[in-house]
RNA sequence: UCGUGCUAGACGGGGAGCUAGCGGUGCCCUGUACCCGCAAUCCGCUAUAGCGGGGUCGAAAGCCCUCUCGCGGGGCUGCCUCGGUGGUACCGCGCCCAGCCAGCGGCGUGGAGGGUUGGGUCCCGCGCGGCGGAGGUCUGCGAACCCCGUCAGGUCCGGGAGGAAGCAGCGGUAAGCAGGGGCCUCUGGGUGACGCGGGAGUGCCUGGCCUGAGCCGGCUGAUGGGCUUGGGCCGCCGGCGGGGCCACAACAGAGGGGCACGA
Numbered sequence: 001u002c003g004u005g006c007u008a009g010a011c012g013g014g015g016a017g018c019u020a021g022c023g024g025u026g027c028c029c030u031g032u033a034c035c036c037g038c039a040a041u042c043c044g045c046u047a048u049a050g051c052g053g054g055g056u057c058g059a060a061a062g063c064c065c066u067c068u069c070g071c072g073g074g075g076c077u078g079c080c081u082c083g084g085u086g087g088u089a090c091c092g093c094g095c096c097c098a099g100c101c102a103g104c105g106g107c108g109u110g111g112a113g114g115g116u117u118g119g120g121u122c123c124c125g126c127g128c129g130g131c132g133g134a135g136g137u138c139u140g141c142g143a144a145c146c147c148c149g150u151c152a153g154g155u156c157c158g159g160g161a162g163g164a165a166g167c168a169g170c171g172g173u174a175a176g177c178a179g180g181g182g183c184c185u186c187u188g189g190g191u192g193a194c195g196c197g198g199g200a201g202u203g204c205c206u207g208g209c210c211u212g213a214g215c216c217g218g219c220u221g222a223u224g225g226g227c228u229u230g231g232g233c234c235g236c237c238g239g240c241g242g243g244g245c246c247a248c249a250a251c252a253g254a255g256g257g258g259c260a261c262g263a
Stems, first nucleotide, its partner, number of pairs: 001263006009057003012030004020046005034054005063257006072248001074246004079242002081239008090231003094227005101221004105216003113211009122199006128192002131188007138179004147172004155164003
């Protein structure tokens, strides 16, 4: 170096996730790598970490170790970018308020402002009126008999003269029902271009009298305060993407790595 027979081993691997941990089923990457059964309300195991059954290959192109490359997913971040949220003593826009300063403006000797005295607006009570309700007065209806009057017929008493009760009809009435203009009494208010009395009070309107020169705050500017909003700064949170760092890592590449017998 070659041949034969074996054995280790291989017949996919990896990332995230799950898990105390490992592997698998499911997702993703890589890319072609035996078959059957089991498994997310999970399944099987325990550091030799899928289990059970069957099959094939087998020391190298395929297995093991080291190194290189780095598909892919993951972690971190005083980073870039976009947004949310809280704070703020800083800056700006807008609005409001205050006093008062400056300027402009308006009212004012045809009387500003102030004082004083009345009236109204406000509250309470009474009268009168109006409106509503109730009762009375008024009108009509209103009782088979047990209400009234008159009572035909008929009935009763009587020898008679005469007398009595009384239905229907007619007339009337009670309770009650209905009506409605006026009048009377009582009563009520979301009642009044009304009258009288009392009160409160000076906010507003207004009259008289006194005094006699100021009053108002509309606009602009400045000062102070407040609110809202945009920015700056400080803190927290989140997102598509990017930058940097870290470990893992498929495929691929390089180097190395068994036993026995024979030639």

Overview:
This is a predicted structure of a 263-nucleotide RNA (Bacterial large signal recognition particle RNA) from a Chloroflexota bacterium. The prediction has a mean pLDDT of 76. Of the family's consensus pairs, 90% are formed in the model. It matches the Rfam family "Bacterial large signal recognition particle RNA". By type it is a non-coding RNA gene.